[in-house]
Context: one part of a larger RNA
């Protein structure tokens, strides 16, 4: 390299959008560049392979053909690719009707519970744990009741449900705004699909600068466990965690399953929507048939049957390291060996 993988053994990019590039419906036609078919020229000799022939045989040695393949001219065919023209409408979009949603984005409004302040109540504990104890309290705590103030997240409703590309998205309202889905058949007329580079967006932690700061809390002190005990369990707590511009580009970014089309038995429920109300389309789960799979299990949402483009994988360790580069304030992150070992 071939060949073969890729839920869980190595191995699907966290996800998307699209560039080059690859692949690509259906009718007619052109034209012949792939294609498929005659010719003809070449590809030395010598080997090789076959029928002969000399060495008494064999090796050896010679005569004669040719298979199969290559490139290059030239003729012919035109099923199917491409190529040229004209069409169509099932892909694929747009308009038009409808619809459902925690999609985004901003801006208002709201209870409820902590906490902290202020009064009233009233007096001895409280607090916390397996069991203490640090703590906190007569300078009046806890408790229980008026006021007020902060920050944060939004019980019930909720669901195996929704929604979005994913990371994520939930207290009410309102303005904007993006895509989905059904429907009916009006345009367009293949405009599709996948995508190396690439450019967007990507939880939490982290960083810069300014605010914010209730809870709850790395980090640190302290109390206790213990032979110790840098923990677990208490009592208290900085950063952070909130918000505003940036920055970082990671995750068990999981469905450990990359996208798209087509196709292949049944049951049962739940979401959206048509219509003949039990079905039809979009989805969401369960169970299971053929099949597939090393089991497991997966099975119309495929880990089955098939095509297409892409990323990736090649014994374990050394290592996702080392140097190099490139990006970044920094942590670092991306690409990435090899000596050796077994």
């Nucleotide at each position: 390299u071939u060949g073969g993988g890729g839920g869980u053994a190595a191995a699907g990019c966290a996800u998307c959008u699209a560039u080059a590039g690859g692949u690509g419906g259906c009718u007619u036609u052109u034209u012949a560049a792939g294609u498929c078919u005659g010719u003809c020229g070449u590809c030395a000799a010598a080997u090789c392979c076959c029928a002969g022939g000399g060495c008494u045989c064999a090796a050896c040695c010679u005569u004669a053909g040719a298979c199969a393949g290559g490139c290059a001219g030239u003729g012919g065919a035109a099923u199917u690719u491409g190529c040229c023209a004209a069409g169509c409408u099932g892909g694929a979009g747009u308009a038009c009707g409808g619809u459902a949603g925690g999609g985004g984005c901003a801006g208002a409004g709201g209870g409820a519970a902590u906490u902290u302040u202020u009064g009233g109540u009233g007096g001895a504990g409280c607090g916390g744990u397996g069991a203490a104890a640090u703590g906190u309290g007569u300078a009046g705590a806890g408790u229980u009741u008026g006021g007020a103030a902060a920050g944060a997240a939004c019980a019930c409703c909720a669901a195996u449900g929704g929604u979005g590309a994913a990371a994520g998205c939930a207290c009410u309202c309102u303005a904007u705004u993006a895509g989905g889905c059904c429907a009916a058949c009006a345009c367009u007329a293949a405009c599709a699909u996948u995508g190396a580079g690439a450019g967007a967006c990507u939880a939490a932690a982290g960083c810069u600068a300014g605010g914010a700061g209730a809870g709850a809390g790395a980090a640190u002190g302290g109390g206790a466990u213990u032979a110790g005990a840098u923990a677990c369990c208490c009592c208290a707590g900085u950063a952070g965690u909130c918000c505003u511009a940036g920055c970082a580009a990671u995750a068990a970014a999981u469905g450990a399953u990359g996208g798209a089309u087509a196709u292949u038995g049944g049951g049962c429920a739940c979401u959206a929507u048509g219509c003949u109300u039990g079905u039809g389309u979009a989805g969401u789960g369960c169970u299971g048939u053929a099949g597939c799979u090393a089991a497991u299990g997966u099975a119309u949402u495929a880990a089955g049957u098939a095509u297409c483009a892409u990323a990736c994988c090649u014994g374990g360790g050394g290592a996702g390291u080392a140097c190099g580069u490139u990006c970044a304030c920094a942590a670092g992150a991306a690409u990435a060996a090899a000596a050796c070992u077994c």
A computed fold for a 342-nucleotide part of an RNA from Pinacopodium congolense, annotated as small-subunit ribosomal RNA, central domain. The prediction has a mean pLDDT of 87.